[in-house]
Context: one part of a larger RNA
Molecule: large-subunit ribosomal RNA, domain IV
Organism: bacterium
């Protein structure tokens, strides 16, 4: 010099992208325990007390063939004495609080760089499927759905719960549609052409028949999907309940909003710090939110993502000593 340990004045995150790594905490018994809550939980919340040895009481237990006594195993509560700088003297062994996004949860994932807000979940909804079921493999026989019958089965999509899921069918899909319009091979054979030995024989190939799509007309958004602009208005001023225009299928409702979505940005106001582009709680000017591509909320739960307080520490101020095991140098 690497590793591994141990140990440290005063301070105590000033270190760092960030307490990463360590320090702290820890078992038992008793006391005590808050917002919120789905009433179950939060909860070992928090916070504090005691903990050895020895006499002793008193109870409660295990054996000693049946019971009492006695003894003898284990305990639990009291009392008394008495050592040590320390008694859950080792080893095992939770760090605790607030706030806030995301995902209800246990749960599963990138075998060998990603455990996570991704993926599954119960539950929601939506489409097909009437059984020789849809759907799925297979050339096929045949299987699977199933020895299952719509409270079942096969796809999509959301993803506990609680409040709710607005408008828009013009576009694409999907469903339906006895009419009308396009239309394929067939079918028909109207006219024409060649050739003739007039018997044909080869060619054209009109009307008009005619599936299914398809156009046409209708539904259908928890089907893919979509949800404006411009001008003007009120007796300070600003802003516009209002009012006119253009355009559209319909003009974004409830919510919720600098947010895992905010360009301009370190938005503006407040708290939080001695200072804060971080946090949180208001605002709404949503570049470029919005309702099952779910929308807002939400206890519990989380090796999950940020922000703060408290402990508590060589992470740092600033670094130092030991110990060991390598390097190393000599043999």
């Nucleotide at each position: 010099c690497u590793g591994u340990g141990u140990a440290a004045a005063a301070g105590g995150a000033a270190c760092u992208c960030g307490g990463c790594a360590a320090a702290a905490u820890g078992g038992c018994u008793c006391c005590g325990u808050a917002a919120c809550u789905u009433c179950g939980g939060g909860a070992u919340a928090a916070g504090g007390a005691g903990u050895g040895a020895c006499u002793u009481u008193u109870g409660a237990u295990u054996c000693a063939a049946a019971a009492a006594a006695u003894g003898u195993u284990u305990u639990a509560a009291g009392a008394g004495u008495u050592g040590u700088c320390a008694c859950a003297a080792a080893a095992u062994c939770g760090g605790a609080a607030g706030a806030a996004g995301u995902a209800a949860c246990u749960g599963u994932u990138u075998a060998a760089c990603a455990a996570a807000a991704a993926c599954a979940c119960a539950g929601g909804u939506c489409u097909c499927u009437g059984c020789a079921a849809a759907u799925u493999c297979g050339c096929a026989a045949g299987a699977a759905a199933a020895g299952g019958u719509a409270u079942a089965g096969a796809g999509g999509c959301u993803g506990a719960c609680g409040c709710c899921u607005g408008c828009c069918c013009g576009g694409u899909g999907c469903u339906g549609c006895a009419a009308g319009g396009u239309u394929a091979a067939g079918g028909g054979g109207a006219u024409a052409u060649g050739u003739u030995u007039u018997g044909g024989c080869a060619u054209u190939g009109a009307a008009c028949u005619u599936a299914a799509g398809c156009c046409c007309c209708a539904g259908u958004a928890a089907a893919c999907g979509g949800c404006g602009g411009c001008c003007g208005u009120a007796a300070c001023u600003c802003u516009g309940a209002c009012g006119g225009u253009c355009c559209a299928a319909a003009g974004g409702u409830a919510g919720c909003g600098a947010a895992a979505u905010u360009c301009u940005u370190u938005g503006c106001c407040a708290c939080c710090u001695a200072a804060u582009u971080a946090g949180u709680g208001g605002c709404c000017u949503g570049c470029a939110u919005g309702a099952a591509u779910g929308g807002c909320g939400u206890a519990a739960u989380a090796a999950c993502u940020u922000c703060u307080u408290u402990a508590c520490u060589g992470u740092c101020u600033c670094u130092u000593a030991c110990a060991c095991a390598g390097a190393c140098u000599c043999a």